Molecule: transfer RNA
Organism: candidate division WWE3 bacterium RBG_19FT_COMBO_53_11
RNA sequence: GCGGCGGUAGUUCAGUGGUAGAACGCUUCCUUCCCAAGGAAGAGGUCGCCGGUUCAAAUCCGGUCCGCCGCU
Numbered sequence: 001g002c003g004g005c006g007g008u009a010g011u012u013c014a015g016u017g018g019u020a021g022a023a024c025g026c027u028u029c030c031u032u033c034c035c036a037a038g039g040a041a042g043a044g045g046u047c048g049c050c051g052g053u054u055c056a057a058a059u060c061c062g063g064u065c066c067g068c069c070g071c072u
Base pairs, nucleotide, nucleotide: 001071002070003069004068005067006066007065010024011023012022013021018055026042027041028040029039030038048064049063050062051061052060
């Protein structure tokens, strides 16, 4: 330098055009003498960044940054 894969909640990951989700973690409450376990509720996101297409983009297109792998 070229190619492939990935970047989404604190963490691990779903979501392949039409209201952004799960598990774990966190907060509050219930239960218990206390802890753990269990149950209920809640908070938490400029979907890496910039631009384009579209009535509508996490999703499609271009550029760019970062990580991993391969080629040279």